[in-house]
RNA sequence: GGAGAAGUGGGAGAGUGGUUGAAUCCGCGCCCCUGCUAAGGGUGUGUAGGAGCAAUCCUACCGAGGGUUCGAAUCCCUCCUUCUCCA
Numbered sequence: 001g002g003a004g005a006a007g008u009g010g011g012a013g014a015g016u017g018g019u020u021g022a023a024u025c026c027g028c029g030c031c032c033c034u035g036c037u038a039a040g041g042g043u044g045u046g047u048a049g050g051a052g053c054a055a056u057c058c059u060a061c062c063g064a065g066g067g068u069u070c071g072a073a074u075c076c077c078u079c080c081u082u083c084u085c086c087a
Base pairs, nucleotide, nucleotide: 001086002085003084004083005082006081007080010026011025012024018070027045028044029043030042031041032040046061047060048059049058050057051056063079064078065077066076067075
């Protein structure tokens, strides 16, 4: 240089254009269990901004920026990064 694949929460990872702001697993918090641990069970767990005394609620965000659409993590374009093969 050429061809192709990929980028999603703390990590891995799923995701026909429509209850997926995100399943599932790991990790972590709390509770149960135990004499105490480990193991096991239940439940919760992204970030930012805003409202509220609080409980809680609202909005935006899927590498970055645009586009299509009533509606985009999903389709299209440009860029960035990573990986594979070829040279």

Source information: The RNA shown here (transfer RNA) has 87 nucleotides and comes from Sulfurimonas sp. Rfam family: tRNA. Its family is annotated with triplet codon-amino acid adaptor activity in the Gene Ontology.